A computed fold for a 74-nucleotide RNA from a Bacilli bacterium, annotated as transfer RNA. Rfam family: tRNA. Rfam classes the family as a transfer RNA. About the family: Transfer RNA (tRNA) molecules are approximately 80 nucleotides in length. Taxonomically the source falls in Bacilli (Bacteria, Bacillati, Bacillota).
RNA sequence: CGCGGGGUAGAGCAGUCCGGUAGCUUGCCAGGCCCAUAACCUGGAGGUCGGUGGUCCAAAUCCACCCCCCGCAA
Numbered sequence: 001c002g003c004g005g006g007g008u009a010g011a012g013c014a015g016u017c018c019g020g021u022a023g024c025u026u027g028c029c030a031g032g033c034c035c036a037u038a039a040c041c042u043g044g045a046g047g048u049c050g051g052u053g054g055u056c057c058a059a060a061u062c063c064a065c066c067c068c069c070c071g072c073a074a
Base pairs, nucleotide, nucleotide: 002072003071004070005069006068007067010026011025012024013023020057028044029043030042031041032040050066051065052064053063054062
């Protein structure tokens, strides 16, 4: 250099195919329950969706280029 997979909340992932409110589990914070803790219930905070540009009324999603990680081949 070539091929494939991946990058989305602290962590693990879905959503992309077919553009239309950014979600799930866990963790964190607060409250409830309890003699108390765990468990359970309720609420909340936390996101430049890897980067830049383009298309579009509208982009995590489509297009181009680039960066990073994993694997295969050499």